[in-house]
């Protein structure tokens, strides 16, 4: 530098659900919790889902793409 990956090791994140708080809502956020995850880190760029109070917003743990990075192994 490139490939592969949870079989194993050491770790990491945290679905549903409950509570507080923000919001018109989807949903976000903090704590508990643990479905799952080798990018479940990040970016609404494309598609798609959801909300709607038109405008608009939201989901990155829906798919694709971009950026960055750790462990093991080849």
């Nucleotide at each position: 530098c490139a490939g592969a990956g949870u079989u194993a090791a050491a770790g990491c994140c945290a679905a549903g659900c409950c509570u507080g708080c923000c919001g018109g809502a989807a949903g976000a956020u903090a704590g508990g919790g643990a479905u799952g995850g080798a990018a479940a880190a990040c970016c609404a760029c494309g598609g798609g889902g959801c909300u709607u109070a038109u405008c608009a917003g939201u989901c990155a743990g829906c798919c694709g793409g971009a950026u960055u990075a750790u462990c093991u192994u080849u």
Molecule: c-di-GMP-I riboswitch aptamer
Organism: Pseudomonadota bacterium